[in-house]
RNA sequence: GCAUCUAUAGUUUAGUGGUAGAAUAUUAGCCUUCCAAGCUAAUGGCGCGGGUUCGAUUCCCGCUGGAUGCA
Numbered sequence: 001g002c003a004u005c006u007a008u009a010g011u012u013u014a015g016u017g018g019u020a021g022a023a024u025a026u027u028a029g030c031c032u033u034c035c036a037a038g039c040u041a042a043u044g045g046c047g048c049g050g051g052u053u054c055g056a057u058u059c060c061c062g063c064u065g066g067a068u069g070c071a
Stems, first nucleotide, its partner, number of pairs: 001070007010024004018054001026042005047063005
């Protein structure tokens, strides 16, 4: 330099056009003599800029970061 893949919660991840789920973590409550474990609830997320569309996490283009391969 070229090609391919990838970016979703603090972390690991699901989600192929119609208001984004789970696990874990954190906080509160219940339980317990106390702690741990368990149960319930809450909090928290689509990398950036455009385009298509009635509607974009999803499709297209570019940028940025990361991974792999070739040279």
Description:
The RNA shown here (transfer RNA) has 71 nucleotides and comes from Massariosphaeria phaeospora. Lineage of the source: Eukaryota > Opisthokonta > leotiomyceta > Pleosporales > Massariosphaeria. Rfam family: tRNA. Rfam's curators write: Transfer RNA (tRNA) molecules are approximately 80 nucleotides in length. It is annotated as a transfer RNA.